[in-house]
Formats: sequence, C1' cells, structure tokens
RNA sequence: GGAGCAGACCAGAUGGCCGCUGUCCACCGUAGCUUCGGCGAAGGUGGAGGGAGGAAAGUCCGGGCUCCACAGGGCAUGGUGCUGGAUAACGUCCAGCGGGGGCAACCCCAGGGAUAGUGCCACAGAGAGAAGUCCGCCAUCUGAAACCAUAGCUUAAGGGGGCUAGCCCCCCGAAGCCUUGGCGAAGGGGGGUAAGGGUGAAAGGGUGAGGUAAGAGCUCACCGGGUUCGGCGGCGACGUCGGAUGCCAGGUAAACCCCACCAGGAGCAAGACCAAAUAGGGAAGCGUUAAGGGCGGCCCGUCCGUGCUUCCGGGUUGGUUGCUUGAGGGCGCCGGCAACGGUGCUCCUAGAUGAAUGACCAUCGCCCGUCUCCGGGUAACCGGUUGCGGGAACAGAACCCGGCUUACGGGCUGCUCCGGCC
RNA sequence: GCGCCCGUAGCUCAGCUGGAUAGAGUCCCUGGCUUCGAACCAGGUUGUCGGGAGUUCGAAUCUCUCCGGGCGCGCCA
Repeated sequence: GGAGCAGACCAGAUGGCCGCUGUCCACCGUAGCUUCGGCGAAGGUGGAGGGAGGAAAGUCCGGGCUCCACAGGGCAUGGUGCUGGAUAACGUCCAGCGGGGGCAACCCCAGGGAUAGUGCCACAGAGAGAAGUCCGCCAUCUGAAACCAUAGCUUAAGGGGGCUAGCCCCCCGAAGCCUUGGCGAAGGGGGGUAAGGGUGAAAGGGUGAGGUAAGAGCUCACCGGGUUCGGCGGCGACGUCGGAUGCCAGGUAAACCCCACCAGGAGCAAGACCAAAUAGGGAAGCGUUAAGGGCGGCCCGUCCGUGCUUCCGGGUUGGUUGCUUGAGGGCGCCGGCAACGGUGCUCCUAGAUGAAUGACCAUCGCCCGUCUCCGGGUAACCGGUUGCGGGAACAGAACCCGGCUUACGGGCUGCUCCGGCC
Repeated sequence: GCGCCCGUAGCUCAGCUGGAUAGAGUCCCUGGCUUCGAACCAGGUUGUCGGGAGUUCGAAUCUCUCCGGGCGCGCCA
C1' cells in the first nucleotide's frame, strides 16, 4: 500500500431572519355566569421554555397495559427444538458443545427423533428398501459332433478248431454299423453369488489377506461409524482413555408424525366518560326454558341471560381521557468470562390527530476531486497547508417497551492475509 | 392498529399434496389461400415463475426474509 474481519461511535455546530406545534405566565377578550365590581370556555397578542431516530421503517417475534370471568380443564390447532445461563418475555442475547466454510482474522447452522408407525424418492435402472440377478462369475442338470469305455450285429485279411478233407460247419477277429454309459462347446433349465460392470442424487462401510465352486463381515488384521460397559474431566451438551460386541438396516420430519416445552381471545379503532343525530325500521334464520352470548374451532365447567345471529336501511364521522416517569437514560463502584444483575449519585427530554419538529442566509467543521507550497521517506506514498469546484445519505414518533430484519452517509480502534522497501 | 389474498409469456389465466423441455387462449412472426386484405389452414417465437437466502438429489410449488399491489374491519340504535 492492497484485500478483508470484528467492535464501539457520530448522524453537523453557532448566529441571524421567517414560520409550525404543545406547555407555562401575563394581557385582551366572544359565548356563558354574576352580588354588576368582575370571573372568564373558545380565540387573539406578547414573553419564557420544550420539540424525532439509529433505524422512528417493515409489522416478523416477545412483553407491559386494557377489556372479555379470576384466564379454568381436555381435544384440536399453531409455534419452538444441542447444552448451560440472561430476561418481564421471546423465535432474542451471552458463554460453550458438535458440525460446516475460509490460508487466516473470523463467520454460518430450524442443531431432538429415520430400529414407534405411515408416505415419498420423477427419469433411468433388474432392483429405491430387512431391496434386487440385467450383464458378469460359479457349481449343478440337460446338451450336437468328436473322443473313451461297453453289450450286440455283420464280417475282410488272417488265425484257431471240427470233420464228411475242401466244404464254408463253428469260434476268435481289425474295421464298420449300432446300444448303453462317460466326457462335453454353444445353447437351455432351475439354483448360488451383491466381489466386478451398468443405471442413478442415492444400490446395505473402506483397504488387504484368508476362505470358497464362485462369492460375501463369511472369518481375520487395520481404518471409519454405531451400540454398550467402565475410568477420568465437565453443572451439562460433550470430550478423552480402555474394554466388549461384526452391530454396519439409504435419504427425506422447512412430508405426515412421535417426544419435550410454550401459547385463552382480542387489541389504544383496547377501554372509560361527555355530547350530537335518527325511521330504535325492515327481511331471513335459530330459539321460546332451553337456545344464545362471554371475540378462530369442538366438548366440559362457570358466569350473564330473556331473545340472538346475519343482511338491507338510518344516524354520526365530534370532544375529554387513556397519554407518557419508564422492565427510562448517564456516570461511578461491586458481582459475573459475558449477556446481565445489584447499588450510590444525577437527569426529566415530543405527545401531534389529514397529523407540528421546517425553510433561507452567513461563518466554521466534515467528505470527495483537483491545484499550490512545506515536512518526512530511496520510492510507492503519508501528514499538514492555500485556492477552486462539488457533496452531505437512509429516512419522520402516533399507547409504551425488549429484540429481529431491512435501508443508509461517515470517520475511529483492534486484528488477519498478501505485496513492496529497510 | 388488526386480519386476509395476489404476483407465472406483451395481455388473461392454468400448473403450486416437489420430478427437470413450465403449459393454454390471445397477441406477434413466417408460409399457404386471395387481385389485395380480413377470416381460415399449417408452422414458429416469446418466461430472472416479483427479488434474495435456505431445506432437498431436485423448488413455480416447502420455509424464512424483502419488494409491489389489492380487499375487509370504527361508533350509535
């Protein structure tokens, strides 16, 4: 210098001028009240003082608060899912464990159960799961020719025997024909085999040896995984060491499901009060002593209860309250690795409702580009300085908090890797 | 504030109990028919499945998150 990782932080300042919106004070003052002196909603004028965020956003989770019954029981449904902790609570956070990614700093993981059961795994493939024989390998049965053996028949040459002595009577006989058996290529039948090939994302651990007809954890050695027993470390997830066991049976639960835990519903348009107005109407359904209602469904229980639900039609489109001091912020100390908790001091800081918190100017500050000069350095470059030009993002509270996610400008600190120079 | 739904070709929609070339109609293009045009016949083109991430062998489909659009819900009687 480049590339990257993590953490905490800022979100312009001051002045002038013109506005907006609450609060308080003073004055004026309509309605109204009046003891006629005044008091005074609304409204006006002047003054003082306050006035958006890190995400106020999306509304994705959780809680407070309010009402429904004090928030009940069961089913269903939905959510969460390693361990320990934090917390009001969480799907958040912290610390760890296991797995994965990266050279590293560091980051990511919906991370229980696939021997409880069911489903699915397209195409291809023989077979997609206590699977499967397509090719291959193997023995076995069958199996033409050839060969071997063998029973029989016909006999040449020849040999032997018989006798009627040369007939062709008998026997042997190579060879041939043929019977039976053996062997047996190709093929075929029924088997064995999951080593090898092939298909696929995935085909029932891997390597080697023995073994076998051929093979196979079939057996053995080593390696990997699982189960189980024990020792040690840890609260635990788990780690590690040793033994036993051939146990090796795919994936998918962000498919149904099982297990554990959590969840009653609705939401400030909650809820309370005041005021105004009207046709207190019509239709349909259910019910008339049990239905109905108590804010998604069903059952029970309980409370209310004499009608209820839906649709059409009508009126109003006001005010007050809830409302902002709160699981609040800052600093210090203590406990804890941390999230966080405890404690002391201190601060008070928006409450609008078609919805305020703004606009302009000046100066300074910030960032970017470029130029001048100075300093450092061999250099790349760095720091300061002068002028000019440009820029300043995302975005606006709406009952209140804790998170998550998303959008977005800037600089700071620490760390990692690479390159250059010394 | 709360609840629900939708996003697929230029347009209107299907597919969404996961299965690989994502379909249909219409529009458009080419050829035929016609003197020419329409209609008709034959053939063809057209897609970040709103964006991103995850689960899975595989995502339009399942999950999370973001973006855009739409609908309903006030009170009185």